[in-house]
Context: one part of a larger RNA
RNA sequence: GACGAACGCUGGCGGCGCGCCUAACACAUGCAAGUCGAACGAUUAAAGCACCUUCGGGUGUGUAUAAAGUGGCGAACGGCUGAGUAACACGUGGGCAACCUGCCUCUCUCACCAGGACAGCCUCGGGAAACCGAGGGUGAUACCGGACGAUCCUUUUAUGUCGCAUGGCAUAUCAGGCGAAGCGUUUAGCGGAGAGAGAUGGGCCCGCGGCCUGUUAGCUAGUUGGUGGGGUAACGGCCUACCAAGGCAAUCAUGGGUAGCUGGGUUGAGAGACCGACCAGCCAGAUUGGGACUGAGACACGGCCCAGACUCCUACGGGAGGCAGCAGUGGGGAAUAAUGCGCAAUGGGCGAAAGCCUGACGCAGCGACGCCGCGUGCGGGAUGAAGGCCUUCGGGUCGUAAACCGCUUUCAGCAGGGACGAGGCGAAAGUGACGGUACCUGCAGAAGAAGCCCCGGCUAACUACGUGCCAGCAGCCGCGGUAAUACGUAGGGGGCUAGCGUUGUCC
Numbered sequence: 001g002a003c004g005a006a007c008g009c010u011g012g013c014g015g016c017g018c019g020c021c022u023a024a025c026a027c028a029u030g031c032a033a034g035u036c037g038a039a040c041g042a043u044u045a046a047a048g049c050a051c052c053u054u055c056g057g058g059u060g061u062g063u064a065u066a067a068a069g070u071g072g073c074g075a076a077c078g079g080c081u082g083a084g085u086a087a088c089a090c091g092u093g094g095g096c097a098a099c100c101u102g103c104c105u106c107u108c109u110c111a112c113c114a115g116g117a118c119a120g121c122c123u124c125g126g127g128a129a130a131c132c133g134a135g136g137g138u139g140a141u142a143c144c145g146g147a148c149g150a151u152c153c154u155u156u157u158a159u160g161u162c163g164c165a166u167g168g169c170a171u172a173u174c175a176g177g178c179g180a181a182g183c184g185u186u187u188a189g190c191g192g193a194g195a196g197a198g199a200u201g202g203g204c205c206c207g208c209g210g211c212c213u214g215u216u217a218g219c220u221a222g223u224u225g226g227u228g229g230g231g232u233a234a235c236g237g238c239c240u241a242c243c244a245a246g247g248c249a250a251u252c253a254u255g256g257g258u259a260g261c262u263g264g265g266u267u268g269a270g271a272g273a274c275c276g277a278c279c280a281g282c283c284a285g286a287u288u289g290g291g292a293c294u295g296a297g298a299c300a301c302g303g304c305c306c307a308g309a310c311u312c313c314u315a316c317g318g319g320a321g322g323c324a325g326c327a328g329u330g331g332g333g334a335a336u337a338a339u340g341c342g343c344a345a346u347g348g349g350c351g352a353a354a355g356c357c358u359g360a361c362g363c364a365g366c367g368a369c370g371c372c373g374c375g376u377g378c379g380g381g382a383u384g385a386a387g388g389c390c391u392u393c394g395g396g397u398c399g400u401a402a403a404c405c406g407c408u409u410u411c412a413g414c415a416g417g418g419a420c421g422a423g424g425c426g427a428a429a430g431u432g433a434c435g436g437u438a439c440c441u442g443c444a445g446a447a448g449a450a451g452c453c454c455c456g457g458c459u460a461a462c463u464a465c466g467u468g469c470c471a472g473c474a475g476c477c478g479c480g481g482u483a484a485u486a487c488g489u490a491g492g493g494g495g496c497u498a499g500c501g502u503u504g505u506c507c
Stems, first nucleotide, its partner, number of pairs: 001506003005503005012374006018367002020332001025330003029327003034073003039070002048061005080285003090209007099202002104198007112146002115143001121136006152177003157172006182190002211257003218248003223245008260282004264275004287308005310321004340363003346360001347358004377407004387398004411448001413443005421434001424431002451496005456477003462491005472479002
C1' cells in the first nucleotide's frame, strides 16, 4: 500500500459499487419455463343482439376461449456453484482432403393420390394414494402407404485438373436410394418437402505455454503398431478378432500432494512475487454412482430409468422428493442481506399480431463492507470571564476558545411544483416498477449532526498525581523494585476524521 474482511469504540447525509471466503451440509413455504385457438377435436364464462318468462331466469346467436387433451416450437438458452480436474481442461497459434449445425439469409425444384389409428370424451373395472387396465367412438401441420423426383446420396468407370500423401475438385457414365401439410384473410399473410450456398453455434486433431514433490525410478496387456470388421456427424484401440512385441521415462515417465484455467487483480522503480471475489471468455458439476431415451443440439439443475444414502406419505400392498436458481430456515462459522416491487426499460421463449411467461433483468430494502462527495457553520469578539490543569505563587495555559454582537442556511426537516428514461404497442382512450423519486421553488432556525488512536526511541506530540518488579504496558529495543514524559487517571499536545484503531492475509 491492498482486502469479498472480521473485532473494539464511535457514527449526520448522499452517489456508485460490493456482500456465505466456512458445510458441493440438510432443507419448511412461495416463486424461478412456458407459449401457440392463424395445426386439431372439443368447450367454459362475461358484454351485445333476438326470443321465451312463473321476472328468479332460460334458450339461441355471437365475439371469443378457462381447465384438461392431441400437435408444434422452446425447455441443451438464461441463472447458480467450483466439488472434481495437472487434463488438449485452459491460453495462444494452426489444421479437418476426417465433421455436424434447429431457428435466420439467398438460390433452385416440388407440394399428386390414398389409408388406418390414438388421446381427450363415454361406459366399466382395479387401487388408500400415486396412478393403472378393458371396451366404444373421434380430429389434425400427429402417424403411415404409393407416385413423381430437379438436385442430392451410395456404388462403377473414364477424362481433365490440383495436392506432400491417404486423396480432393469438375464433367460424363452404370446400378441403386430418399420427400411433403396445410392453416388463415378484420390488416394478409404464416407455414410444408428436397437440394445447394452463406451466416451462426459446435465436434475433433496438433505445436507451444503456465504448480510442488526424487524421503515417488521405473511405468504399461487394449498396453504400442498392423490387418479385417464394427461403431460415430467425423478421425482414431473408440470397440472387437487375429498378428507382431512393442510404447513411455532423469529434457522427470509412473506415483503422491495441491489446484477450475484465462482476460485480469494487488504490490513493486522495474524485474518479479502473490492472487483469480465482483465483471467478461472457456471448462466442469447439479443429493452420490451408473445408464440411455427424445432431439438440430443433452447423456440433460427445476426430464426419464436403475442402484446407494437421507427425508416424507401409507390402508404396509406401495408411493413421493432433491434450492451449487430468487428469497427464506436450521446448522457450521470471526463473518456475509428481504420469504420486497415490476415486467415500464434491455434481453430471452412462444405467437402473424395483440399478448402471455421471464427471482434473467430493471429497481428499491438491509450492512460505514469499500471508494467518492458534502455537512456538523461564517465573521467579529480581551477585563484574556468563570472553571480545569500546571506553577518558581509572580504567573502560565486551555484561549478568540466560550459568553456576547452581526451574518448565512448547504445537508437533514416542512410545504408547493415535478420529470427524462417511451423507442414501441394500441382504432382510440391509454400505457413507468423506480416514484410524488431526482430536480426546481419557497419556509424556519445555528438550529438536528464528532469521534478514535497516539504522545520513551524508531515516530509528530509532556507535565502532574496515583502505583512501587505490584497492578500493568509492549510491533522491536524495552518500561515498572518511592520523584515512571513507557503502567493508571487528569490537564495539555500530536495524528487521522464519519471514521479511528486492532487482528488476519499478500506485495
This is a predicted structure of a 507-nucleotide part of an RNA (small-subunit ribosomal RNA, 5' domain) from an uncultured Coriobacteriaceae bacterium. Its mean pLDDT, the model's own confidence on a scale to 100, is 86. The RNAcentral record of the full RNA draws on ENA, Greengenes and SILVA.